Bacterial RNase P class A from a Paracoccaceae bacterium, 376 nucleotides, folded computationally.
Its Rfam family is "Bacterial RNase P class A". The family's RNA type in Rfam is ribozyme.
It was read from a public genome assembly, where an Rfam model found it.

């Protein structure tokens, strides 16, 4: 210098004018005035985990259903984070992995292929019979198919072959050593036995009650409707004039019977809900700095700070100057630099709060590391 890997930060600045929300004060209310504060790293998706509230439940457990899944640690908790292990990719820095169990059982393995798993044998090879097409037997080394073919390579051996035998690699079982562990290394034994898929069912271990701030609580209009009491009035019939009886309507999908309930007007009071208002609401697993422990995630301690609370929903607009950046021109042999003009800042916006993940994002900056080339 070129190319690459990882982690982090930032996301225009200042001033003026006009405007919005909110807290405090002037002031006892409104208005008004003054002072203070007023979006984000993702406020987003609403995908995980919690706080908080209500509901259900005697307690606990089980079943069902759902989720998680190498090991250790962190955390309030997690499917998140940190550190490792194993496997895969990359020359490397580094990146990726739904990473428990396939000798508990069931199921599946398309196409191709002889055969996809109690095995079996298409082309071949070898032996025997036969003149021969062919028949019987041995073999799985060769060919071919496939994502995957019953350990691999080499040698011996054999009629041809085969863990049939041997060496190495791989595998299984059992000790040993190191490590908290996942796991790694090495030793002994066994010729080697049960192919893959659990992201099909399933098994094992662990975790999980439901709904969500439109939760929930409080205050509380008009109108309509409900309840209690009072007053007046009361369909038909009867009489003893305030009682009886009959009729009506409602009550299970329909019918019958029985039971129960209801009845017009006005007034007073009571209670529930709606509109509306208030609380919940922002001081919190909180932020900053320092320090201690830890490889780290993180935790402890000390000091300091208060950092939006709107609700048809504030956090904005205009102008000027400057700063990155981009384009054009001039200067110069050329480049850099300098000067002038124009342009010019992404994704996006709280709605109870917090920890994560994921997704979007113009441009700029910082740190560490790797590979290649050149110079000293």
């Nucleotide at each position: 210098g070129c190319g690459g890997a990882u982690g982090g930060c930032u996301g225009g600045a200042u001033g003026a004018u006009c405007g919005c929300g909110u807290g405090c004060g002037g002031c006892a209310c409104c208005c008004c005035c003054g002072c203070g504060c007023g979006a984000g790293g993702a406020a987003a998706g609403u995908c995980c985990g919690g706080a908080c509230u209500c509901c259900a439940u005697g307690a606990a457990g089980a079943a069902a259903g759902g989720g998680u899944g190498c090991c250790g640690g962190g955390u309030a908790a997690c499917g998140c984070c940190c550190g490792g292990c194993c496997g895969g990719g990359g020359c490397a820095a580094c990146c990726c992995g739904a990473g428990g169990g396939a000798a508990a059982g069931c199921g599946c393995c398309a196409c191709a292929g002889a055969a996809a798993a109690c095995a079996g044998a298409c082309u071949g090879c070898c032996c025997c019979c036969a003149c021969a097409u062919g028949g019987g037997g041995g073999u799985a080394a060769c060919g071919g198919u496939g994502a995957a073919a019953a350990g691999g390579u080499g040698g011996g051996g054999u009629a041809a072959g085969a863990g049939c035998c041997c060496a190495c690699c791989g595998g299984a079982g059992g000790g040993c050593u190191g490590g908290c562990a996942a796991c790694a290394g090495g030793c002994c034994u066994c010729g080697c036995a049960u192919g893959g898929c659990a992201a099909g069912c399933c098994c094992c271990a662990c975790c999980c009650g439901g709904a969500g701030c439109a939760a929930u609580g409080c205050c509380a209009a008009a109108u309509a409707g409900g309840g209690a009491c009072c007053a007046c009035a009361c369909g038909g019939c009867g009489c003893c004039u305030g009682c009886g009886u009959c009729a009506g309507g409602g009550u299970u999908u329909c019918u019958u019977c029985a039971g129960c309930c209801c009845g017009g007007u006005g007034g007073u009071c009571c209670g529930g809900g709606u509109c509306g208002g208030c609380a919940g609401c922002u001081u919190g697993a909180u932020c900053c700095u320092g320090u201690u422990g830890g490889c780290a995630a993180c935790a402890g301690c000390a000091g300091g700070g208060c950092c939006a609370g709107a609700u048809g929903a504030a956090u904005g607009a205009u102008c000027a100057u400057c700063c990155a950046g981009a384009a054009g021109g001039g200067u110069u042999c050329a480049a850099c630099g300098c000067c002038c003009u124009u342009u010019g800042g992404a994704c996006a916006g709280a709605a109870u709060c917090c920890g994560g993940c994921u997704u979007a994002c113009a441009g700029g900056c910082c740190a560490u590391c790797c590979g290649c080339g050149c110079g000293c």

Its mean pLDDT, the model's own confidence on a scale to 100, is 75. NCBI's taxonomy places the organism under Bacteria, Pseudomonadati, Pseudomonadota, Alphaproteobacteria, Paracoccaceae.